Molecule: Bacterial RNase P class A
Organism: Arthrobacter sp.
RNA sequence: CGGGGUUCGAGGACGAUCGCGGCGCAGGGGGCUCACGCCUCCGGCGGCGAGGAAAGUCCGGGCUCCACAGAGCGCCAUGGUGGGUAACGCCCACUCGGGGAAACCCGCAGGCCAGUGCCACAGAGAAGAGACCGCCCGCACGGUUCGCCGGAGCGGGUAAGGGUGAAACGGCGGUGUAAGAGACCACCAGUGCCGGGGGUGACUCCGGCAGCUCGGUAAACCCCAUGGGGAGCAAGGUCAGACAGAACGCGCUUGAGAGCUGCUCGCUCGAUGCGUUCGGGUGGACUGCUUGAGCCCGGCAGCAAUGCCGGGCCUAGAGAGAUGAUCGUCACGACGACGCCGGAGACGGCCCGUCGCACAGAACCCGGCUUACAUCGAACCCCGUCCU
Numbered sequence: 001c002g003g004g005g006u007u008c009g010a011g012g013a014c015g016a017u018c019g020c021g022g023c024g025c026a027g028g029g030g031g032c033u034c035a036c037g038c039c040u041c042c043g044g045c046g047g048c049g050a051g052g053a054a055a056g057u058c059c060g061g062g063c064u065c066c067a068c069a070g071a072g073c074g075c076c077a078u079g080g081u082g083g084g085u086a087a088c089g090c091c092c093a094c095u096c097g098g099g100g101a102a103a104c105c106c107g108c109a110g111g112c113c114a115g116u117g118c119c120a121c122a123g124a125g126a127a128g129a130g131a132c133c134g135c136c137c138g139c140a141c142g143g144u145u146c147g148c149c150g151g152a153g154c155g156g157g158u159a160a161g162g163g164u165g166a167a168a169c170g171g172c173g174g175u176g177u178a179a180g181a182g183a184c185c186a187c188c189a190g191u192g193c194c195g196g197g198g199g200u201g202a203c204u205c206c207g208g209c210a211g212c213u214c215g216g217u218a219a220a221c222c223c224c225a226u227g228g229g230g231a232g233c234a235a236g237g238u239c240a241g242a243c244a245g246a247a248c249g250c251g252c253u254u255g256a257g258a259g260c261u262g263c264u265c266g267c268u269c270g271a272u273g274c275g276u277u278c279g280g281g282u283g284g285a286c287u288g289c290u291u292g293a294g295c296c297c298g299g300c301a302g303c304a305a306u307g308c309c310g311g312g313c314c315u316a317g318a319g320a321g322a323u324g325a326u327c328g329u330c331a332c333g334a335c336g337a338c339g340c341c342g343g344a345g346a347c348g349g350c351c352c353g354u355c356g357c358a359c360a361g362a363a364c365c366c367g368g369c370u371u372a373c374a375u376c377g378a379a380c381c382c383c384g385u386c387c388u
Base pairs, nucleotide, nucleotide: 001384002383003382004381005380006379007378008377009376010375012330013329014328015327016326017325018324020049021048023046024045025044027042028041029040030039031038032037051359055370056369058368059367060366061365062364063232064231065230066229070265071264072263073262075228076227077226078225079224080094081093082092083091084090095109096107097106098105099104110223111222115221116220117217118216119215132162133161134158135157136156137155138154139153141150142149143148170188171187173185174184175183189213190212191210192209193208194207195206196205197204198203236287237286238285239284245278246277247276248275249274250273257269258268259267294313295312296311297310298309299308300307301306332356333355334354335353336352339350340349341348342347
């Protein structure tokens, strides 16, 4: 210098004008009241005012209410090991498998010798299988130089060879045989068992034994292990205000209905009760609400995720939903061109013009994941080339 990988950061700045939402301060107008005060409107000043994803609402938690939420079945989720955490399906480290030349990346990574199911097309045969071709033996039969030869048909053997397929019941060499076959033997691969070494563990390394060779699929049912009570800020609480009831059905302790979830059991509440239909009214305010597993800096422990300690900071709270618009200057990027500067050149810089400047908007609050994103930047690592 070129190519690549990983982890991060920024995601415009300043000024002017107009404007918006809370909060605080002081003030003015109006209404009610004897008054204290209360309500409402108006402008002024000060300070604060979106994000890295505020998004999707996919996981996990806090918080709130419901029996402080019981039992069984069902259902759902997760799935290598160890650690982190409030918790997780997240993160870190490692193991195993896969990809890459490497840095590094990816993994929906328990079990199909518990059982059941499925395996298209092709193929003879798709699971403890299979004779289509071939090979071998025998027979009918035919030929014959009488030694034998052929054998389209029939019976049997054979999984070594061919062929089909994503997949055909280990591979390869030998022994063996009529031909063959883990039938037997050596080696290789796998599996299981035993012993030893390392590791907290997943796992790994070494040695031995057993012909054990068992197909794939669990993102099929299922099995195993672990976890899960439900509903959600429209939770929940307080206050104010409005209205008109009627009909029918069920039930009043042998109890309708409700809490509380899919079912069953159990528990509790339950009579001016419950349900359906018709009719009527309201559709306001306050609270919850933002100080929190918070943010920044430093130190210590740890490979790391993270934890602990010390110091500092306060940083939106709307309710149809505020944080914006215009102009100017600068910055940044792309393109173009007269010129100027540096350089041997490639090219770089300056000046000028035009255009562009993303994704996207808090709504109870956090931790994650995923997805979207113009453009710019940083650190470390890998590979290649050149120079010293």